[in-house]
Context: one part of a larger RNA
RNA sequence: UGACGGGGACCCGCACAAGCGGUGGAGCAUGUGGUUUAAUUCGAGGCAACGCGAAGAACCUUACCAGGCCUUGACAUGGUUAGUAUGAUUUCCAGAGAUGGAUUUCUUCAGUUUGGCUGGCUAACACACAGGUGCUGCAUGGCUGUCGUCAGCUCGUGUCGUGAGAUGUUGGGUUAAGUCCCGCAACGAGCGCAACCCUCAUCUUUAGUUGCCAUCAUUAAGUUGGGCACUCUAAAGAAACUGCCAGCGUUAAGCUGGAGGAAGGUGGGGAUGACGUCAAGUCUUCAUGGCCCUUACGGCCUGGGCUACACACGUGCUACAAUGGCGGUGACAAAGAGCUGCUAACCCGCGAGGGUAUGCGAAUCUCUAAAAGCCGCCUCAGUUCAGAUUGGAGUCUGCAACUCGACUCCAUGAAGUCGGAAUCGCUAGUAAUCGUAGAUCAGCAUGCUACGGUGAAUACGUUCCCGGGUCUUGUACA
Numbered sequence: 001u002g003a004c005g006g007g008g009a010c011c012c013g014c015a016c017a018a019g020c021g022g023u024g025g026a027g028c029a030u031g032u033g034g035u036u037u038a039a040u041u042c043g044a045g046g047c048a049a050c051g052c053g054a055a056g057a058a059c060c061u062u063a064c065c066a067g068g069c070c071u072u073g074a075c076a077u078g079g080u081u082a083g084u085a086u087g088a089u090u091u092c093c094a095g096a097g098a099u100g101g102a103u104u105u106c107u108u109c110a111g112u113u114u115g116g117c118u119g120g121c122u123a124a125c126a127c128a129c130a131g132g133u134g135c136u137g138c139a140u141g142g143c144u145g146u147c148g149u150c151a152g153c154u155c156g157u158g159u160c161g162u163g164a165g166a167u168g169u170u171g172g173g174u175u176a177a178g179u180c181c182c183g184c185a186a187c188g189a190g191c192g193c194a195a196c197c198c199u200c201a202u203c204u205u206u207a208g209u210u211g212c213c214a215u216c217a218u219u220a221a222g223u224u225g226g227g228c229a230c231u232c233u234a235a236a237g238a239a240a241c242u243g244c245c246a247g248c249g250u251u252a253a254g255c256u257g258g259a260g261g262a263a264g265g266u267g268g269g270g271a272u273g274a275c276g277u278c279a280a281g282u283c284u285u286c287a288u289g290g291c292c293c294u295u296a297c298g299g300c301c302u303g304g305g306c307u308a309c310a311c312a313c314g315u316g317c318u319a320c321a322a323u324g325g326c327g328g329u330g331a332c333a334a335a336g337a338g339c340u341g342c343u344a345a346c347c348c349g350c351g352a353g354g355g356u357a358u359g360c361g362a363a364u365c366u367c368u369a370a371a372a373g374c375c376g377c378c379u380c381a382g383u384u385c386a387g388a389u390u391g392g393a394g395u396c397u398g399c400a401a402c403u404c405g406a407c408u409c410c411a412u413g414a415a416g417u418c419g420g421a422a423u424c425g426c427u428a429g430u431a432a433u434c435g436u437a438g439a440u441c442a443g444c445a446u447g448c449u450a451c452g453g454u455g456a457a458u459a460c461g462u463u464c465c466c467g468g469g470u471c472u473u474g475u476a477c478a
Base pairs, nucleotide, nucleotide: 001478002477003475004474005473007472008471009470010469011468012467013466015462016461019426020425021424022423023422026318027317028316029315030314031313032312033311034309035308042053043052064304065303066302067301068300069299070298073129077128078127079125080124081123082122083121084120087106088105091102092101093100094099109119110118111117112116131293132292134291135290136289140287141286142282143281144280145278147276152191153190154189155188156187157186158167159166160165171182172181173180197270198269199268200267202238203237204236205235206234207233208232211228212227213226216225217224241264244258245257246256247255248254320419324378325377326376327375328374329373336367337366338365341360342359345356346355347354348353385416390411391410392409393408394407395406396405432454433453434452435451436450437449438448
């Protein structure tokens, strides 16, 4: 000087407390461990691994296993020889296919003086080499997590100290903040904080189609004439700064209350992550040193596996019901996507869906709401709760749903009556609850990301648990 202390003082955070809803019990989904297996490819491991890499394993993917094949190779550059530009395409045979053998049709070069040569392409041959999701993240770059959006981390000159170092950065106040003020052997500066950026909330101006409809006419319908007021869209501005008032405070920084205002003291949300820590993670995104394989640890294919199942754990979904279930009726969104696409309307089907067909490369057309509200039945039961499991019949995607897809209909109707110890999230348009869209994607979502609808309770306070910050103290630690 740090680090540590079941030392001290002060302060902060959904850290506790006050509340609301969960997990832990059940069934299922999903990830992991374990076990099994020819293989169940690999990585990730307290917080910070475990719905994680994977924004989507039937084949492919695919790295794993079994079997069948190739060896200058699926891919790149270079040599020699031969052919000729060449490119596209049909059919057949053997085979699981890779592959091997035959075959049809169409098309067909450029430069240079003819030959030929050069360029280009194909085949054969021989080698340099290709190739490796093989190892090392403790050789690395790049990227990322974490403490933590915590308020810290440093430097120059000066001064003090023999020196390591100290001072500044400590002290008194204050702040979300090393934020600012005052004081001070310090005076300044840098990276962080804040601000500048995006978005939401108010108003004005400009603009008015594909948007809107107050007034006038009109229609089944903003449909049409008309209008651009209003909504909205999208560009430019205005607006918030403790600016104003009162009190408190050291005549300070600032704090408390008030006015006006759409908004008030960082207005809400996002992006933004200092010096560093964990030899943290990643050689399987990519790049890369070294090591290793080279008729195989490379390459192609068929089938299987990654989907196994006594069990254990994590994360979720659905429930156990009456604030409910069922039947009927019936409003109101936002954000996004669409041509190998989204599909209106009509017809067929109980339904998943099918058929005909229309509009839209989209403020125009389509995908497109559910809880809520109203009416009726159920009357506390393992039920008209719950929907697992199983049998049968189908739909769709796709060469192909057996291993191993999603969905529909009929039947079946399991556990489950609110969950031990323990433990998690959340302070407002939040929790809770309700649906919608998107990426990936042929098909497959209870996951992820985004969007809106309805919409609470509680916070006395900082004694205690956890994490962090500043000062100080002790130390047998570095």

This is a predicted structure of a 478-nucleotide part of an RNA (small-subunit ribosomal RNA, 3' major domain) from a metagenome. Its mean pLDDT, the model's own confidence on a scale to 100, is 83.